Predicted 3D model of a 73-nucleotide RNA (transfer RNA) from a Deltaproteobacteria bacterium.
RNA sequence: GUGACUGUAGCUCAGUUGGUAGAGCACCGGAUUGUGGCUCCGGGGGUCGAGGGUUCGAAGCCCUUCAGUCACC
Numbered sequence: 001g002u003g004a005c006u007g008u009a010g011c012u013c014a015g016u017u018g019g020u021a022g023a024g025c026a027c028c029g030g031a032u033u034g035u036g037g038c039u040c041c042g043g044g045g046g047u048c049g050a051g052g053g054u055u056c057g058a059a060g061c062c063c064u065u066c067a068g069u070c071a072c073c
Stems, first nucleotide, its partner, number of pairs: 001072007010025004019056001027043005049065005
């Protein structure tokens, strides 16, 4: 340089082919316990890598761009 894939919560990832963004772990509070852990109940947290476009409406479609991974050269 060429092609492909990935990018969503602190981490690992879902999101069924456009219609209010979720799970597990982690974190915070409470219950339980002599304390801690386990268990149970509740809670906070995301401009969906970035910028534009299409659309009544975009995490998902189109264009550009950034970062990473793989293959080829």
Its Rfam family is "tRNA". From the family's description: Transfer RNA (tRNA) molecules are approximately 80 nucleotides in length. The sequence is in RNAcentral, with records from ENA and MGnify.